[in-house]
């Protein structure tokens, strides 16, 4: 220098053909308990960045950034 893959909640990961963004763990609150843990109920929290297409984008297109792999 060239090519490919990847980025979704604090962490690990779903999300058919573009149509309400989700689960588990974690955190917080409540209940239980003499207290705590465990179990139970509930809550908050998320699409790497900037544009474009579209009635509608996590998803499609362009550029960029971070990570991984290959070639030279």
């Nucleotide at each position: 220098g060239g090519g490919c893959c990847u980025a979704u909640a604090g962490u690990u990961u779903c999300a058919a053909u573009g149509g309400u963004a989700a689960a588990a763990c974690a955190u917080c609150g409540c209940a239980c308990u003499c207290c705590a843990a465990a179990c139970g109920c509930g809550a908050g929290g998320u699409u790497c960045c900037a544009g474009g297409u579209u009635c509608g984008a996590g998803u499609c297109c362009u550029g960029g950034u971070g990570g991984g792999c290959c070639c030279g």
The RNA shown here (transfer RNA) has 72 nucleotides and comes from a Candidatus Nomurabacteria bacterium. The coordinates come from a structure-prediction model, not an experiment, and the mean pLDDT is 82. NCBI's taxonomy places the organism under Bacteria, Bacteria candidate phyla, Candidatus Nomuraibacteriota.